[in-house]
RNA sequence: AAACUCAACCAGACAGUCGCUGCCUAGUUACUAGGGAGAGGAAAGUCCGGGCUCCGCAGGGCAGGGUGCCAGAUAACAUCUGGGCGGCGUGAGCCGACGGCCAGUGCAACAGAAAGUAAACCGCCCGGUUUUUUACCGGGUAAGGGUGAAAUGGUGCGGUAAGAGCGCACCGCGUCGGUGGCAACAUCGGCGGCGAGGUAAACCCCACUCGGAGCAAAACCAAAUAGGUGUUCAUAUGGCGCGGCCCGCGUUGAACACGGGUAGGUUGCUUGAGGCAUGUAGCGAUGCAUGCCCUAGAUGAAUGACUGUCCACGACAGAACCCGGCUUAUCGGUUGAGUUUUUUU
Numbered sequence: 001a002a003a004c005u006c007a008a009c010c011a012g013a014c015a016g017u018c019g020c021u022g023c024c025u026a027g028u029u030a031c032u033a034g035g036g037a038g039a040g041g042a043a044a045g046u047c048c049g050g051g052c053u054c055c056g057c058a059g060g061g062c063a064g065g066g067u068g069c070c071a072g073a074u075a076a077c078a079u080c081u082g083g084g085c086g087g088c089g090u091g092a093g094c095c096g097a098c099g100g101c102c103a104g105u106g107c108a109a110c111a112g113a114a115a116g117u118a119a120a121c122c123g124c125c126c127g128g129u130u131u132u133u134u135a136c137c138g139g140g141u142a143a144g145g146g147u148g149a150a151a152u153g154g155u156g157c158g159g160u161a162a163g164a165g166c167g168c169a170c171c172g173c174g175u176c177g178g179u180g181g182c183a184a185c186a187u188c189g190g191c192g193g194c195g196a197g198g199u200a201a202a203c204c205c206c207a208c209u210c211g212g213a214g215c216a217a218a219a220c221c222a223a224a225u226a227g228g229u230g231u232u233c234a235u236a237u238g239g240c241g242c243g244g245c246c247c248g249c250g251u252u253g254a255a256c257a258c259g260g261g262u263a264g265g266u267u268g269c270u271u272g273a274g275g276c277a278u279g280u281a282g283c284g285a286u287g288c289a290u291g292c293c294c295u296a297g298a299u300g301a302a303u304g305a306c307u308g309u310c311c312a313c314g315a316c317a318g319a320a321c322c323c324g325g326c327u328u329a330u331c332g333g334u335u336g337a338g339u340u341u342u343u344u345u
Stems, first nucleotide, its partner, number of pairs: 001341010012310007020038002023035005040316001044327002047325005052214004059247004064210005069083005084098001085096004099205002104203002106199002121145002123141007153171006172194001173192008218267004228258006238252004274293008
């Protein structure tokens, strides 16, 4: 100097004029004046998890759903942190749907001799017949070739009529132990020639876990109407009780259709698992302590327009109960740490 990796922050700024919305104070009740505040890093998606509200309590079981290496963090999670194993990358790093195929059942077209306890198409060896050849028959074989995504342990040496774990060495596999680690795992040693392919994002098995619905939840106030009409089932062995079924428990009718009235206001509604700083414990996620701060609450929906200057020349894009994550979109800028290459000293 270039290329890359990981993490954090900003998201046009300043000034002036006019305009909009909440809150506080003072006056006034149509409003006025002053002060402070006023969309995001993703507000998006509605993919997870909760807080909160309601269902009298949400009890037990079955089915069903979710997660799936180990240990932690958290209110909780499919999130995050650290570690293990596997894969990608020269590397810093990144990704992982990461329990089990000796519980069982399936699936693998075509090709091929043969696709789970198998098998001989070409071939190799031995013997016989025959015109030596050639061709045929019998026996042995699975090292070589072919087919296929995959051919039933791999490589090498010896051995054999030719071969083969047939024997040996190493690797693999099985089994019994040692050491380190909380663990996942790693590593070392003994014994055994050794039957145990693939696939669970196939059904399934195993471990852990799971009431439901949702701010259009719900609570209160005011007003109005028709305390209406009809049909069906039932009468405590029934009906109803917010995922399905059963049991239990509670309670005492329920369902459907037509018709009529109202749909206005207030609360919920923003002080929070809140933010910032310092210290401390921890590898870390994060916890604890102290101090400081209050940063939108609209309801057909508020933050806009103009002028001037600067610059990084402004992308993706607007809260509607709130919070913790994940995913997606995106113009750029700043800072820190690390990796690789080149050059100079």
Molecule: Bacterial RNase P class A
Organism: uncultured Arenicella sp.